[in-house]
Order: sequence, then structure tokens, then C1' cells
RNA sequence: GCCUCGGUAGCACAGUAGGCAGCGCGACAGUCUCAGAAUCUGGAGGUCGUGAGUUCGAUCCUCACCCGGGGCA
Repeated sequence: GCCUCGGUAGCACAGUAGGCAGCGCGACAGUCUCAGAAUCUGGAGGUCGUGAGUUCGAUCCUCACCCGGGGCA
């Protein structure tokens, strides 16, 4: 340099035919306890890597770039 896969909540990841962004863990609050752990309950937490394009509408399609894994040279 080229090819390929990926980047979504603090962490590990799902998601879709283009139409409200989710699960688990964690954190926080409550419950329980003499107190704590565990349990159970609850709400919070996201510029969906960056920028542009297409579209009434983009996490999803197109292009460029950035970062990471693998392959080729």
C1' cells in the first nucleotide's frame, strides 16, 4: 500500500425492510439486615467512531477519513 471484519451506555455485546435505540453485568437509589453480602424492585446513563451525500426521515444505504483485529505484498 491492497483486501476483509469490526467501532452502539462505564464494560461485554445485540439490533433493524430506512420510521420510539436494547439485553446482561456494573454504578446509583430503594427493599432486606443489628450491620453488610446475596435477593428483589426502580429509575438514570447514548452526538450509534468523525465528516459529508441520498432521503420527508439514516444506527441502518453511498463516499471520504480516523481507530482496532485478521490476511496479502
This is a predicted structure of a 73-nucleotide RNA (transfer RNA) from Argiope bruennichi. Model confidence (mean pLDDT): 85 of 100. The sequence is in RNAcentral, with records from Ensembl Metazoa. It matches the Rfam family "tRNA". Rfam describes the family as follows. Transfer RNA (tRNA) molecules are approximately 80 nucleotides in length. By type it is a transfer RNA.